[in-house]
Context: one part of a larger RNA
RNA sequence: AACGAACGCUGGCGGCACGCCUAACACAUGCAAGUCGAGCGCCCAGCAAUGGGAGCGGCGGACGGGUGAGUAACACGUGGGAACAUGCCUUUCGGUUCGGAACAACUCAGGGAAACUUGAGCUAAUUCCGGAUGCGCCGGUAACGGGAAAGAUUUAUCGCCGAAAGAUUGGCCCGCGUUGGAUUAGCUAGUUGGUGGGGUAAUGGCUCACCAAGGCAACGAUCCAUAGCUGGUUUGAGAGAACGACCAGCCACACUGGGACUGAGACACGGCCCAGACUCCUACGGGAGGCAGCAGUGGGGAAUCUUGGACAAUGGGGGAAACCCUGAUCCAGCGAUGCCGCGUGAGUGAUGAAGGCCUUCGGGUUGUAAAACUCUUUCGACGGGGACGAUAAUGACGGUACCCGUAGAAGAAGCUCCGGCUAACUUCGUGCCAGCAGCCGCGGUAAUACGAAGGGGGCUAGCGUUGUUC
Numbered sequence: 001a002a003c004g005a006a007c008g009c010u011g012g013c014g015g016c017a018c019g020c021c022u023a024a025c026a027c028a029u030g031c032a033a034g035u036c037g038a039g040c041g042c043c044c045a046g047c048a049a050u051g052g053g054a055g056c057g058g059c060g061g062a063c064g065g066g067u068g069a070g071u072a073a074c075a076c077g078u079g080g081g082a083a084c085a086u087g088c089c090u091u092u093c094g095g096u097u098c099g100g101a102a103c104a105a106c107u108c109a110g111g112g113a114a115a116c117u118u119g120a121g122c123u124a125a126u127u128c129c130g131g132a133u134g135c136g137c138c139g140g141u142a143a144c145g146g147g148a149a150a151g152a153u154u155u156a157u158c159g160c161c162g163a164a165a166g167a168u169u170g171g172c173c174c175g176c177g178u179u180g181g182a183u184u185a186g187c188u189a190g191u192u193g194g195u196g197g198g199g200u201a202a203u204g205g206c207u208c209a210c211c212a213a214g215g216c217a218a219c220g221a222u223c224c225a226u227a228g229c230u231g232g233u234u235u236g237a238g239a240g241a242a243c244g245a246c247c248a249g250c251c252a253c254a255c256u257g258g259g260a261c262u263g264a265g266a267c268a269c270g271g272c273c274c275a276g277a278c279u280c281c282u283a284c285g286g287g288a289g290g291c292a293g294c295a296g297u298g299g300g301g302a303a304u305c306u307u308g309g310a311c312a313a314u315g316g317g318g319g320a321a322a323c324c325c326u327g328a329u330c331c332a333g334c335g336a337u338g339c340c341g342c343g344u345g346a347g348u349g350a351u352g353a354a355g356g357c358c359u360u361c362g363g364g365u366u367g368u369a370a371a372a373c374u375c376u377u378u379c380g381a382c383g384g385g386g387a388c389g390a391u392a393a394u395g396a397c398g399g400u401a402c403c404c405g406u407a408g409a410a411g412a413a414g415c416u417c418c419g420g421c422u423a424a425c426u427u428c429g430u431g432c433c434a435g436c437a438g439c440c441g442c443g444g445u446a447a448u449a450c451g452a453a454g455g456g457g458g459c460u461a462g463c464g465u466u467g468u469u470c
Base pairs, nucleotide, nucleotide: 001469002468003467005466006465007464008463009462012342013341014340015339016338017337018335019334020300025298026297027296029295030294031293034059035058036057039056040055042053043052044051045050066253067252068251076177077176078175079174080173081172084170085169089166090165091164092163093162094161095160096159097131098130099129100128101127106121107120108119109118110117111116137146138145139144151158152157179225180224181223186216187215188214191213192212193211194210195209196208197207198206228250229249230248231247232243233242234241235240255276256275257274258273259272278289279288280287281286306332308331309330310329314328315326316325317324318323345375346374347373348372355366356365357364358363379411381406382405383404384403385402389397414459415458416457417456418455419440420439421438425454426453427452428451429450435442436441
């Protein structure tokens, strides 16, 4: 000097930030991802208009939000590379034809305590399947072969299919950099390379069969320990050292372990399946769950907040739109946790009051300090007006900020130190006791070092202590 701090005493206001560093411990409750009737058929209410409901279908739930357990690694940083993919978006070219079918919903009949579920029958579509066509596309030396589509509507348009280019995003490979330990010296069989299958969007022992016997290591392999990485932060004249809260980029994880499905994209926090631990329901047959989302609870801890408001703004998802959703976000609440600003009054005022303290008893000091007089009204209080943020409408914040007025010095100061280092001294009490202490050291009857008082120094809505870093 610094801090995501804590503790003790104290505490007026505002602005801007920040707020579980410990148990990646367990979680009650609510909310955090829906949307589309301009894809489709039904059901309910209603005379109708219309409204409501579940379902099929589409897009989105791979973003946004959280955490740092794991990871010493192409994880990250930086600079390159070739064998790739890319929904939505932009541009361009070409197409959008003819048929068929199923399954929900629904009806009927069951099973179950529940979660849920079985059988039969009916049905629509932008669901699924087949035929046609093929600018281009794919396979093939070629001949030739393969292979697409979906409609809706208020007739403005929005879609759908194939291909090419772009943009964006992502996957992969490589050089270099990236903690400590040798009281860890050898490690390795898919191991290292080749050939050929398989697999992937794609290269590749990625995987498999066969063949060869390689590959790494004292320039530290392997093993152990520790750790998310970076932009940066703190400190320092710098070199450096320590750190990686908040904000931003990347990575990893989502009760623990494993797995795939769907999809442009996941091996998927609020999806699925299996196993395990734990919790809950049960009619004992069987089921349900996953806050390292936002609040909140218990626990741990020296220690870290409200079960708040709004989609008004910014952004995201869906929709043609109206609009709906959004604990992202914007705000408010709590906390002196930090930084910054302001206030707790100003001027005059000596017979230098009283009181306190000291005293050589003369006085000194507290001290212009108070009182008193004259003023002012910041902040706060009360009353009135009242935004910007919103280009037409729409304001949670908020009757907030800000402005005007009213009253009145009124409502607002503490903490620590005073032996030296180190700014600041006396009296009383105590008597190696009680105690102090960062170091040196104080205290055993005159203690400026303990305790109290008076006085003084320092900082100030803070002050001091502890911890940690430089």
This is a predicted structure of a 470-nucleotide part of an RNA (small-subunit ribosomal RNA, 5' domain) from an uncultured bacterium. The RNAcentral record of the full RNA draws on ENA and SILVA.